[in-house]
Parts: sequence; structure tokens; C1' cells
RNA sequence: GUCCGUGUGGUCUAGUGGUAAUGACAUCCGACGUGACAAUCGGGAGGCGUAGGUUCAAAUCCUGCCGCGGGCU
Repeated sequence: GUCCGUGUGGUCUAGUGGUAAUGACAUCCGACGUGACAAUCGGGAGGCGUAGGUUCAAAUCCUGCCGCGGGCU
């Protein structure tokens, strides 16, 4: 340089055109509990890499760019 794959909360992950984007861990608050923690229960915050395009409707399809992984030279 070129080709292929991939990008979803702090981490991992489901969702592959149509409701409010799923769950786990972590984190925060409360309850219970404890000598103090823990465990258990309830609740909160936090996410579709970026810019466009297609569509009545895009996390999902298409294109550029960016990041990551890989192949070829």
C1' cells in the first nucleotide's frame, strides 16, 4: 500500500430493519444483617466508534474516516 473481519455503559455480552437496546460482573444509594465486613433483598446512574447516505422507520443495510485484529506484497 491493498484485502478481509470487527467496534453496544468501566468490563463481558444479547439484540441483524419496527415498542422502552438484554443480561451478568463492577460501581453508587437504601433495607436487612454484623463487633465491623460479607451474604441476601430493593433501587439508581452509566452504552450503539465517528460523519454522511438509503428507508415511513437504522445498533442492524450502504459509503468515507478513525481504532483494533488478521492475510498478501
The prediction has a mean pLDDT of 85. The RNA shown here (transfer RNA) has 73 nucleotides and comes from Chrysodeixis includens. Rfam family: tRNA. The family's RNA type in Rfam is transfer RNA. The sequence is in RNAcentral, with records from Rfam.